This is a predicted structure of a 274-nucleotide part of an RNA (large-subunit ribosomal RNA, domain VI) from a Candidatus Berkelbacteria bacterium.
It was read from a public genome assembly.
Context: one part of a larger RNA
């Protein structure tokens, strides 16, 4: 930009993907075979690699969480804190993101076939799966399964809305399950969208102050304390203001009115040729 204005839900032309494989058990030490050995068919179980999704568990990360601790500086000093030293170092760790973790998948079936195997059957009194006709037959092909998909310009379908600044959309704003920018998704006071606050979950591991014991380093009690990023809820306290912008005039048929130019036509003139 198109698809006849818009919103939601869809059909599927077409395309992409998947398709794997092993071992064991039963059938059965059966059929077969002198024995040695040892099945088809069918039923079940467990793996490998690969792929999708996810984070309950396990494991990692987690430089805005908690604690311990060294040196030094500052807050006058003690105590308590903070800065710097790779996040100073060390021990843990929420959300998120991950795999080594969890879970799921390749099941079954149909159609037409390949090699191959047939039926009936002539040419050619026989024979012959083939010439007419007709049947089976593969991890392969087409479906079935998953995903994309109407720019499928043949531009599809259904439902609903709107009839002129209308349905609807956008700018703008609060954001994130999204994200390089666009886009996408949620919300915009008729509101839980983000922050704050409160509660909970979860992490760390028992704060400071006071008091008791000890000469002291230190220990105990108050105290499963204190602190706490992203998690789950509740709550309008703060911020999502007010204005704006875009958004159908199409196509066909009939009738009426108005109007310009060009072409064609008519008339006039000319007159190749006859």
């Nucleotide at each position: 930009c198109g698809u006849u204005g818009a919103a939601a839900c869809u059909u599927g032309a077409g395309g992409a993907g998947u398709a794997c494989u092993c071992u064991c058990u039963c059938c059965a030490g059966u059929a077969c075979g002198a024995g040695a050995g040892g099945a088809c068919c069918g039923a079940g179980a467990g793996g490998g690699a690969c792929g999708g999704a996810c984070c309950u568990c396990u494991a990692g990360u987690g430089u805005a969480c908690c604690a311990g601790u060294u040196g030094u500086c500052u807050c006058a000093u003690c105590a308590g804190a903070g800065g710097c030293a790779u996040u100073g170092c060390u021990g843990g760790g929420u959300a998120g993101c991950u795999a080594u973790g969890u879970u799921c998948g390749g099941c079954a079936g149909g159609g037409a076939u390949a090699a191959g195997c047939g039926c009936u059957g002539a040419a050619a009194g026989c024979a012959u799966a083939u010439a007419a006709g007709u049947g089976c037959g593969a991890a392969g092909c087409c479906c079935u399964c998953u995903c994309c998909a109407a720019g499928a310009u043949u531009a599809g379908g259904u439902u609903u809305c709107a009839c002129u600044a209308u349905a609807g959309a956008u700018u703008c704003c609060a954001a994130g399950a999204a994200g390089a920018a666009g886009a996408c998704u949620u919300g915009g006071u008729u509101g839980a969208u983000a922050g704050g606050c409160u509660g909970c979950a979860g992490g760390u591991g028992u704060a400071a102050g006071u008091u008791c014991c000890g000469u002291a380093a230190g220990g105990g009690a108050u105290u499963c304390a204190g602190c706490c990023g992203a998690g789950c809820a509740g709550u309008a306290c703060u911020a999502a203001a007010a204005u704006a912008u875009c958004g159908a005039u199409a196509a066909c048929u009939a009738u009426u009115u108005u109007u310009a130019a060009a072409c064609a036509g008519a008339c006039u003139u000319u007159g190749a040729g006859g």